[in-house]
Context: one part of a larger RNA
RNA sequence: CGCAAGAAAUUUGACGGGAUCUGACCUUAGUACGAGAGGACCGGGUUGGACGCACCUCUAGUGUACCAGUUGUCAUGCCAAUGGCACCGCUGGGUAGCUACGUGCGGAAAGGAUAACCGCUGAAAGCAUCUAAGUGGGAAGCCUACCUGAAGAUAAGAUUUCUCUGACGCAAGUCCAGAAGGCCGGUCCAAGACUAGGACGUUGAUAGGCUGGAGGUGGAAGUUCAGUAAUGAAUGGAGCUGACCAGUACUAAUUGGCCGUGAGG
Numbered sequence: 001c002g003c004a005a006g007a008a009a010u011u012u013g014a015c016g017g018g019a020u021c022u023g024a025c026c027u028u029a030g031u032a033c034g035a036g037a038g039g040a041c042c043g044g045g046u047u048g049g050a051c052g053c054a055c056c057u058c059u060a061g062u063g064u065a066c067c068a069g070u071u072g073u074c075a076u077g078c079c080a081a082u083g084g085c086a087c088c089g090c091u092g093g094g095u096a097g098c099u100a101c102g103u104g105c106g107g108a109a110a111g112g113a114u115a116a117c118c119g120c121u122g123a124a125a126g127c128a129u130c131u132a133a134g135u136g137g138g139a140a141g142c143c144u145a146c147c148u149g150a151a152g153a154u155a156a157g158a159u160u161u162c163u164c165u166g167a168c169g170c171a172a173g174u175c176c177a178g179a180a181g182g183c184c185g186g187u188c189c190a191a192g193a194c195u196a197g198g199a200c201g202u203u204g205a206u207a208g209g210c211u212g213g214a215g216g217u218g219g220a221a222g223u224u225c226a227g228u229a230a231u232g233a234a235u236g237g238a239g240c241u242g243a244c245c246a247g248u249a250c251u252a253a254u255u256g257g258c259c260g261u262g263a264g265g
Base pairs, nucleotide, nucleotide: 001152005163006162007161008160009159010158011157015149016148017147018146021049022048023047024046025045026044027043033038051106052105053104054103055102059100060099061098062097066093067092068091069090070089071086072085073084074083075082076081110144111143112142117137118136119135120134164264166175167174168173176262177261181259182258183257184256186200187199188198189197206252207251208250209248210247211246212245213244215241216240217239222235223234224233225232226231
């Protein structure tokens, strides 16, 4: 820009994309078959491999704004307590998120038309013949079915709902008001390269803060006690705590601006 008014939702599916894998074991059954050795079809069940999708409860990894320990040095006048730098100084753990080595699920079943092939009826050709007329079966393959994109499918589809009913003028046009809805700007996100998508905007829990909790770390500082001291104990599952879960308007989402028209060949 188009889809002959504009808009918001919900959809149909022409046409595409993905997937399509396979082993072993048990049973049927030591049955059918076979002199024996051996040893099934068909059917039922269990459990794997590889591949794929999703997820983070478990296991494991990361986790440079979390906690603790610790070395050297500098600083806060000193002690104590802290801070800076040294690969995050090093070390031990670790929330969320992201992950696999982890967990869950998938390729099932069914239908249709067929291939090779196997048939029925059956002439040409009194026989025979699956074929010439007619007709049945038959594959991991084909078309459906499963997951998914999809109306620029210009043949531009469908359904539901919402919105605009001025004045002047011969006309061109001018003035008046500017709907539904959308956008900008604002607070943000399990959404994201940018865009886009989604949530919210005081009739408010959108983000931050605060309060409470979960999870993490692992026993804070100060004081008291024991010990000459290093150190230990008590107060006290203490103190601290990023992303997690809630509650709470304290802070910021203020006031606004723009597009879109007047009933549509």
RNAcentral holds the full RNA, with entries from SILVA. Predicted 3D model of a 265-nucleotide part of an RNA (large-subunit ribosomal RNA, domain VI) from a metagenome.